This is a predicted structure of an 81-nucleotide RNA (transfer RNA) from an Oscillatoriales cyanobacterium. NCBI's taxonomy places the organism under Bacteria, Bacillati, Cyanobacteriota, Cyanophyceae, Oscillatoriales. Its mean pLDDT, the model's own confidence on a scale to 100, is 80. It matches the Rfam family "tRNA". By type it is a transfer RNA.
RNA sequence: GGGCAAGUGGCGGAACGGUAGACGCACCGCACUCAAAAUGCGGCGGAGAAAUCCAUGAGAGUUCGAAUCUCUCCUUGCCCA
Numbered sequence: 001g002g003g004c005a006a007g008u009g010g011c012g013g014a015a016c017g018g019u020a021g022a023c024g025c026a027c028c029g030c031a032c033u034c035a036a037a038a039u040g041c042g043g044c045g046g047a048g049a050a051a052u053c054c055a056u057g058a059g060a061g062u063u064c065g066a067a068u069c070u071c072u073c074c075u076u077g078c079c080c081a
Stems, first nucleotide, its partner, number of pairs: 001080007010025003018064001027043005045054003057073005
């Protein structure tokens, strides 16, 4: 330099162009306990008092609608040279 793949909360990870983050772990609160562990219940992306807005590596495009399709770029991995 060329080709291919991947990038989503704190972590793993789901989602055929139609409610983003299902589900699990971690974490927080409560219950239980002398106390803890285990277990059960609730919460858990960001901003905001709320309404609401923003968010899938960055930017642009297509579309009524994009994590998903197209283009450029960044990062990582693999293969070729």